[in-house]
RNA sequence: GUUCCGACAGGGCAAACUCGCCGAAAGGCGAGGACGCAAAGCCACGGGUCCGCCACCACCAGCGCGGACAGCCGGGCCGCCGAA
Repeated sequence: GUUCCGACAGGGCAAACUCGCCGAAAGGCGAGGACGCAAAGCCACGGGUCCGCCACCACCAGCGCGGACAGCCGGGCCGCCGAA
């Protein structure tokens, strides 16, 4: 130095919930708040989940289409510290 790994210290993020705003919804943003997190930083690429649309007299599954989730898993990119 690199990979695995995760002690200390400093710092970082922020679940549920509450309030405000945006959205048809899933959900997002801001403030408060901390359950947790070493990528809980970034990217919807694969799977998954959620919302909506489409067959129909009506209801519903699949396929398809549009959207959401990176704090569901995998993958990609980048990255702080350095004890064992």
A computed fold for an 84-nucleotide RNA from a Dehalococcoidia bacterium, annotated as c-di-GMP-I riboswitch aptamer. Its mean pLDDT, the model's own confidence on a scale to 100, is 82.